[in-house]
RNA sequence: GAUGAGGCAUGCAAGUCGAACGGGGCUACUUCGGUAGCCGAGUGGCGAAAGGGUUAGUAAUACAUGGAUAACCUGCCUCUUACCUGGGAAUAACGAUUGGAAACGAUCGCUAAUACCGAAUGAGGUGAAGAUAAGCGAGCUUAUCAUUAUCAAAGUGGGGGACCUUCGGGCCUCACGGUAAGAGAGGGGUUCAUGGGAUAUCAGCUUGUUGGUGUGGUAAUGGCGCACCAAGGCAACGACGUCUAGGCGAGUUGAGAGAUUGACCGCCAACACUGGGACUGAGACACUGCCCAGACUCCUACGGGAGGCUGCAGUCGAGAAUCAUUCGCAAUGGGCGAAAGCCUGACGAUGCGACGCCGUGUGAGCGAAGAAGGCCUUCGGGUUGUAAAGCUCUUUCGCAUGGGAACAAGAGAGGGUGGCGAAUAGUCAUCUAAUUUGAGGGUACCAUGUAAAGAAGCACCGGCUAACUCCGUGCCAGCAGCUGCGGUAAUACGGAGGGUGCAAGCAUUAAUCGGAUUCAUUGGGCGUAAAGGGCGUGUAGGCGGCUUUGCAAGUCCGUUGUGAAAUUCCGGGGCUCAACCCCGGAGCUGCAAAGGAAACUGUGAGGCUAGAGGGUAGACGGAGAAAAUGGAAUUCCACGUGUAGCGGUGAAAUGCGUAGAUAUGUGGAGGAACACCGGAGGCGAAGGCGGUUUUCUAGUUUAUACCUGACGCUGAGGCGCGAAAGCAAGGGGAGCAAACAGGAUUAGAUACCCUGGUAGUCCUUGCCGUAAACGAUGCAUACUUGAUGUGAUGGGACUCAACCCCCAUCGUGUCGGAGCUAACGUGUUAAGUAUGCCGCCUGGGGAGUACGCUCGCAAGGGUGAAACUCAAAAGAAUUGACGGGGACCCGCACAAGCAGUGGAGCAUGUGGUUUAAUUCGAUGCAACGCGAAGAACCUUACCCAGACUUGACAUGCAGAGGAAGUUAUUAGAGAUAGUAGUGCCCGCAAGGGCCUCUGUGCAGGUGCUGCAUGGCUGUCGUCAGCUCGUGCCGUGAGGUGUUGGGUUAAGUCCCGCAACGAGCGCAACCCUUAUCGUUAGUUGCCAACAGGUAAUGCUGGGAACUCUAACGAGACUGCCUGGGUGAACCAGGAGGAAGGUGAGGAUGACGUCAAGUCCGCAUGGCCCUUAUGUCUGGGGCUACACACGUGCUACAAUGGUCGGUACAGAAGGCAGCGAAGCCGUGAGGUGGAGCAAAUCCUAGAAAGCCGAUCUCAGUUCGGAUUGUAGUCUGCAACUCGACUACAUGAAGUUGGAAUUGCUAGUAAUGGCGUGUCAGCAAUAACGCCGUGAAUACGUUCCCGGGUCUUGUACACACCGCCCGUCACAUCAUGGGAGUCGGUCUUACCCGAAGUCGCUGACUUAACCGCAAGGAAAGAGGCGCCGAAGGUGAGGCUGGUAACUGGGAUGAAGUCGGAACAAGGUA
Repeated sequence: GAUGAGGCAUGCAAGUCGAACGGGGCUACUUCGGUAGCCGAGUGGCGAAAGGGUUAGUAAUACAUGGAUAACCUGCCUCUUACCUGGGAAUAACGAUUGGAAACGAUCGCUAAUACCGAAUGAGGUGAAGAUAAGCGAGCUUAUCAUUAUCAAAGUGGGGGACCUUCGGGCCUCACGGUAAGAGAGGGGUUCAUGGGAUAUCAGCUUGUUGGUGUGGUAAUGGCGCACCAAGGCAACGACGUCUAGGCGAGUUGAGAGAUUGACCGCCAACACUGGGACUGAGACACUGCCCAGACUCCUACGGGAGGCUGCAGUCGAGAAUCAUUCGCAAUGGGCGAAAGCCUGACGAUGCGACGCCGUGUGAGCGAAGAAGGCCUUCGGGUUGUAAAGCUCUUUCGCAUGGGAACAAGAGAGGGUGGCGAAUAGUCAUCUAAUUUGAGGGUACCAUGUAAAGAAGCACCGGCUAACUCCGUGCCAGCAGCUGCGGUAAUACGGAGGGUGCAAGCAUUAAUCGGAUUCAUUGGGCGUAAAGGGCGUGUAGGCGGCUUUGCAAGUCCGUUGUGAAAUUCCGGGGCUCAACCCCGGAGCUGCAAAGGAAACUGUGAGGCUAGAGGGUAGACGGAGAAAAUGGAAUUCCACGUGUAGCGGUGAAAUGCGUAGAUAUGUGGAGGAACACCGGAGGCGAAGGCGGUUUUCUAGUUUAUACCUGACGCUGAGGCGCGAAAGCAAGGGGAGCAAACAGGAUUAGAUACCCUGGUAGUCCUUGCCGUAAACGAUGCAUACUUGAUGUGAUGGGACUCAACCCCCAUCGUGUCGGAGCUAACGUGUUAAGUAUGCCGCCUGGGGAGUACGCUCGCAAGGGUGAAACUCAAAAGAAUUGACGGGGACCCGCACAAGCAGUGGAGCAUGUGGUUUAAUUCGAUGCAACGCGAAGAACCUUACCCAGACUUGACAUGCAGAGGAAGUUAUUAGAGAUAGUAGUGCCCGCAAGGGCCUCUGUGCAGGUGCUGCAUGGCUGUCGUCAGCUCGUGCCGUGAGGUGUUGGGUUAAGUCCCGCAACGAGCGCAACCCUUAUCGUUAGUUGCCAACAGGUAAUGCUGGGAACUCUAACGAGACUGCCUGGGUGAACCAGGAGGAAGGUGAGGAUGACGUCAAGUCCGCAUGGCCCUUAUGUCUGGGGCUACACACGUGCUACAAUGGUCGGUACAGAAGGCAGCGAAGCCGUGAGGUGGAGCAAAUCCUAGAAAGCCGAUCUCAGUUCGGAUUGUAGUCUGCAACUCGACUACAUGAAGUUGGAAUUGCUAGUAAUGGCGUGUCAGCAAUAACGCCGUGAAUACGUUCCCGGGUCUUGUACACACCGCCCGUCACAUCAUGGGAGUCGGUCUUACCCGAAGUCGCUGACUUAACCGCAAGGAAAGAGGCGCCGAAGGUGAGGCUGGUAACUGGGAUGAAGUCGGAACAAGGUA
């Protein structure tokens, strides 16, 4: 206690009255007769129909608002009027007997009443018929009069003077009560209108149904019930059905309009275990009454009984979730009573719960050494932070003690006054008043004491959104509202410090409104974003021209009634404030009534002609239907001519053809379509329509202004038309051609291509009803700058006439202004400005799917969801990138050439493999003779083994010491250790220096991360590009400039231009080289002069030349001719050493590749610290089935070998180059002159040239491999060096596919030098000179690049994106033989209780009757209806189900490659 209107133990929640009645018990008193008080049961009265609970049902028998009742009722209460006379018969209680376990009875007997029953009276009520008057919308109503019938009652209590008395009393009086009637108040019944859910995938519903007549029934109208009659009634303004739901005042939110809700409080309704029923009563079909049926629970002696918390507490269950089995009638209210009073789980209080709202506290002031601690740090400090401590105060709240309210109004002995009354009695009213009433509660509040004492948390800190650092973790753990964080430097995870926000709360979850103009009335849209129906016709509906007049429905104005209270707002007031409460006002935007206005809408009656329609006279057209008819062409058939092919393709083949094809000629058959005209042209509503002629039908338009007089516009449903394909029946069939067959292509090719070919295409009739049915733009009307075509018609001007030209109307195009538009665009044929009406849209997917219904012969069409899933999907435009798009241009890019690589052997690098290790890095171009400009040890980073631990190296501090080192020797593989010897310096001193040892900070790391970095480098690319300022254009991204026309090697320059300028790049400036000049002249040079030699610039000398190395000159399209825009520039020429950047180099824009490098160096972070550091020995980096790259040497005669002979440049040299001479076949050895170099040395250049030989062969080619013997370097050449000599003499005869370099002193070819380096694996790299070509038509193609343009679904940018099947997993869902429920309808059976009706030989006190009997009533019986139950049939709906269908989702599955570029077949 919002969920289970699920079940309930226990207690309480409705009683009261003795002043209606009889009577029992107890107590007290007693004059024993009784009296008084209290208690219990009974008869009787009133109440129990209120109060309290809940929201199941109910979409209307409910609710709200306003009406009606002339169709009604009303206990108690108030007012008014009249009355209360006289009798009768019973019955409970009680007593006796008795049944039952109990609940509860049975029989006999006694008794009372305000209980019950007759009678009398009738002011009055009611009924009947009658008269008069008034009123009304009315079936009529009301008032008055008279007649007639009928209808009442009860007493109790208090008091009392006269009179009467059977002494009880009568009688009088007062109060209460009773009866009848009228009025009121309040309450209720019935009824009408309006309003408020969803669904049309519910379209038809209804037989007591709709109405009438009669009758019954009710308080009352009414099919409310019944009998008969009629056939109606409701519905697209949503009937009927289904689902959901109590309604409203109001609450939440919102600027409002709205949206949403119906908890608390209030009004109404409904319900009371479930279903049915009546009784009583003023009122019920009754929460704590009755009867019956059912389910459930309990008791039982088994025969039978009892019960109903959706009252207050409480319990169990279910649930995410909701309290005490409390106190009191003191207050407010209710019932009864004359009253006192009794009862009251209504109510008043308290308790529990931060569930909400409000208020308050947890302290205040001072306090810098900015303490300690924490955290961070750039190590300086910062922050926590005046915070704390400390000092000085205060004491709300709490705690303790003391005092202490309001809520109390009433009731009421006694007394006063007044009323009634005969009354000084009594009683009532009023005034006064002793006394008396508090659950909360000793509570609120006040005072005193106490000590800062007892009192702060939660969320968050990437952006949105206020708030930042460290550590840990390492796509893990986790976070997450959206976007998204996390893969080793996370402000996003976890912790910490700090901060931010709120605060006795804070945060989360769920929900509603707002933001959301995102359902748009206020206040949206529909060309391309979602959205115009395929088109017309037309029904309902909506809207509608000018003018006159009436009405007053809409509309407007003020008025009246109502719109409950609470709530809201405003103004006040009360609790210390506030929340809260009280008072007053406003408001409640609504409904109704009566009165008024008449502009507009509406409506009635008139009038008009501008809309619309008609008439008359013309014009136009592939508009439609039907019939007839024509020629060209294809195919086929027949007959000729004619011969070997035809046909087809990228190339082919299938196919046809010697049985005569193709080709060609003549004749014939048949079907379909109509060249030219033909057009951005015409017609039609759309689909669509094309040879010619005729007939029929419809339309548009011009002129005229003759007729009608608003007849109009739109159009939900309806009806009709509606390409192609398809279907049915019957024809027809030439060509074309799905399916199908064959041939190709291909990895495959169920395709694209080819050869054939059937439905179909054609006609008739009937279906289908869809298309990118598109102008992706509904129809109608009006208005709003223009230019220019074209079709139709009329007119004008001109003309003989036509054309041209001009005007008007109607169509149809292009361009374009304003405006509009997100932009694109549109723009009098609107997507502009407006009006009317219709259709449609509301994120993507699921899906135009499922189910249902409907149409269809079928195929399918129309209508048309949800679960689930995503955070996007989409439009237009921009910049790039890309294209098997386009245009232009360049490059040894191709082409033209030369030489190669790819084949062989070897060298070298890489992959792979192997290994203890084969250290690491580099991987398309842009890794692979790369880092490495030198791996035997070292290097060395790797492996094995042996050692060291402040360490091989740096530095600080503390302590101890004097050594360290070196020599010799021993052990050991060595590092190392031991032994012996030797052994400090400066300073007077203090001390200092150096070194060792111990300890501590630290060293060290080629360990990881190039994806944390610096620096450097590669590459596109020496490609010509990349940008900026201002201006201008665009909503913006952006554009312009930078595009265009020329030109260039060039964004080079010129011209043009909404651009004008500028920067980084290009070019130039720099270096080398080519010519000349000047200066200088050694070590270089030597022409002339002189000297000298066998010879030589050798010497004197010279400064001419070469050269050296510094400074200059020179080349600038400067000049000429031609072309070109009088330009830039280009072509040619002259001169010149050189000519159009002369040649080469250096120089590399913005950027790209997370390109390369942590192993050059530097460096953040992480990691190791007796090891990932350091030292040592040995090994490895040199392995070897294999694959690749780069090279060398060759294959030979343009050659090899031998002999002779000629000419360089540049470079290097002191731990160096090393000459001459001598030795060795040689490598080399010896030797040591000269030279720190234009002087000396390396150092002989080689190809070449002149001769000789070889003669095409595995050779006199080729040199690998191997053997032997040596040389050199070096501690050391085994693994593992180079070289020499002799011997050996492999493959290889020019290299497949493929592929590289090069445009001139280039390629090719020949040698020389250097760095590294002890030596060298160098055939490499970097340089130098010698000899020295060929070719370029040209830009189609390959590759790369640049500019412009185009398309794009790409933006990680085509190495992109992306589709479908299959396989696997998960999820939701459709179908499904069935199966299990719910609900509703219908037919029948059975039929409780009960009302109603009927009823007999039953029973009965009151009344009538002398009696018999009657009247009346009751039990019983029967009947209608009738709940539950049973049986059958059906509708709707839900759960579940073997199997099955598609759908969605899922880091790395399979197959293909459909779409996006011309996506490779648009």

Description
Predicted 3D model of a 1466-nucleotide RNA (small-subunit ribosomal RNA) from a metagenome. It matches the Rfam family "Bacterial small subunit ribosomal RNA". The sequence is in RNAcentral, with records from SILVA. Its mean pLDDT, the model's own confidence on a scale to 100, is 84.